[in-house]
RNA sequence: GGCCCUGUAGUAUAACGGUUAGUACACCGGGUUUUCAUCCCGGCAAUCGGGGUUCGAUUCCCCGCAGGGUCA
Numbered sequence: 001g002g003c004c005c006u007g008u009a010g011u012a013u014a015a016c017g018g019u020u021a022g023u024a025c026a027c028c029g030g031g032u033u034u035u036c037a038u039c040c041c042g043g044c045a046a047u048c049g050g051g052g053u054u055c056g057a058u059u060c061c062c063c064g065c066a067g068g069g070u071c072a
Stems, first nucleotide, its partner, number of pairs: 001071007010025004018055001027043005048064005
C1' cells in the first nucleotide's frame, strides 16, 4: 500500500428504518443484617466523526478516524 471485518454507558452485549436505545455486571442511594457479604428496591450513564438517502437512520450508502485480520 491492496482487500476484509469491527466501532452502542466504566465493562460485556441486544436492538425489521418508527424503541422512552434494552439487559447483565460495575458504580451511587435506600431496605434487610450486630457488621460485612448475599438478597430486595430505586437511580446514574451510551450509538467513533462528517456528509448523503429517507417523512424518519444505531440500522442503508460515501469519505475520514481508531482497532483487528489477511496479502504483499
RNAcentral holds the sequence, with entries from ENA. Predicted 3D model of a 72-nucleotide RNA (transfer RNA) from a Candidatus Dojkabacteria bacterium. Taxonomically the source falls in Candidatus Dojkabacteria (Bacteria, Bacteria candidate phyla). It matches the Rfam family "tRNA". Its family is annotated with triplet codon-amino acid adaptor activity in the Gene Ontology. It is annotated as a transfer RNA.